[in-house]
């Protein structure tokens, strides 16, 4: 990377800096948000995939991920996210 495949109703804080929006995209709703959201950074945590170890499944937590609401809810779209391969 308009690549292949699986998954996406389960889980998981809290301090600090930022100051007005966020909730991927668009319409239509709904929510969160000066009681400081989104982000950033420092800790913690969570356990989807990959891994490891005991093997009906449990346990690690090394790689990635992740830590408001079913991908918040529905409709459109070669829609989006993660993982693992692959180029």
């Nucleotide at each position: 990377c308009g690549u292949u495949c699986a998954u996406c109703c389960a889980g998981a804080g809290g301090a600090u800096c930022c100051g007005a929006g966020g909730g991927a995209c668009u319409u239509g709703g709904c929510c969160c948000u000066g009681u400081g959201a989104c982000g950033g950074u420092c800790c913690g945590g969570c356990a989807a995939c990959c891994u490891g170890c005991c093997c009906a499944g449990g346990c690690a937590a090394g790689g990635u991920g992740c830590c408001a609401a079913c991908g918040c809810c529905a409709g459109g779209a070669a829609c989006g996210a993660u993982g693992a391969g692959g180029a």
SAM riboswitch aptamer (S box leader) from an Actinomycetes bacterium, 87 nucleotides, folded computationally. Taxonomically the source falls in Actinomycetes (Bacteria, Bacillati, Actinomycetota). The prediction has a mean pLDDT of 87. Rfam family: SAM riboswitch aptamer (S box leader). Rfam describes the family as follows. The SAM riboswitch is found upstream of a number of genes which code for proteins involved in methionine or cysteine biosynthesis in Gram-positive bacteria. The sequence was found by an Rfam model in a public genome assembly.